[in-house]
C1' cells in the first nucleotide's frame, strides 16, 4: 500500500415524529405492498414488530 474481518459508526425495511426491538445494506446498496376478469378494476396499512403522538378512515354516545 491492498485485502479481508471485528468494532464503532451511518443508511434502509409499500404516506408523518418519538422510544425500545429485529432484520438488511454501506460506497453503493439495502428500498419502492397484494389481487386479477390488466381495467374509469378489487383489497390491507401511517409500525418490519410492539407502545405513544400526530394525521386520515368507520361506527356509537353526548
Nucleotide at each position: 500500500g491492498g485485502a479481508a474481518g471485528a468494532a464503532a459508526g451511518g443508511g434502509c425495511g409499500a404516506u408523518g415524529g418519538a422510544g425500545c426491538u429485529c432484520g438488511c445494506c454501506c460506497g453503493a446498496a439495502a428500498a419502492u405492498g397484494c389481487c386479477c376478469c390488466u381495467g374509469u378494476g378489487g383489497c390491507u396499512g401511517a409500525u418490519g414488530g410492539c407502545u405513544c403522538c400526530u394525521g386520515u378512515u368507520g361506527a356509537u354516545g353526548g